[in-house]
RNA sequence: AGCGGGAUAGAGCAGAGGUAGCUCGUCAGGCUCAUAACCUGGAGGCAUCCGUUCGAUUCGGAUUCCCGCUA
Numbered sequence: 001a002g003c004g005g006g007a008u009a010g011a012g013c014a015g016a017g018g019u020a021g022c023u024c025g026u027c028a029g030g031c032u033c034a035u036a037a038c039c040u041g042g043a044g045g046c047a048u049c050c051g052u053u054c055g056a057u058u059c060g061g062a063u064u065c066c067c068g069c070u071a
Base pairs, nucleotide, nucleotide: 001070002069003068004067005066006065007064010024011023012022013021018054026042027041028040029039030038047063048062049061050060051059
């Protein structure tokens, strides 16, 4: 310098136009003499900006950051 992939909850990952979900964690409650386990419920997230669209996490452009390949 060129090309490709990625950025979604505290962590690890799904979702690819129509209200964003799973596991673990976390908080509250239940159970217990108590802790763990188990059960129930809650909080918490689409990298940023612009565009397309009735509607964008999803499509297009730019930027930032991470990973890889080639030179």

Predicted 3D model of a 71-nucleotide RNA (transfer RNA) from a Minisyncoccota bacterium. The prediction has a mean pLDDT of 84. Rfam family: tRNA. About the family: Transfer RNA (tRNA) molecules are approximately 80 nucleotides in length. The family's RNA type in Rfam is transfer RNA. Lineage of the source: Bacteria > Bacillati > Minisyncoccota.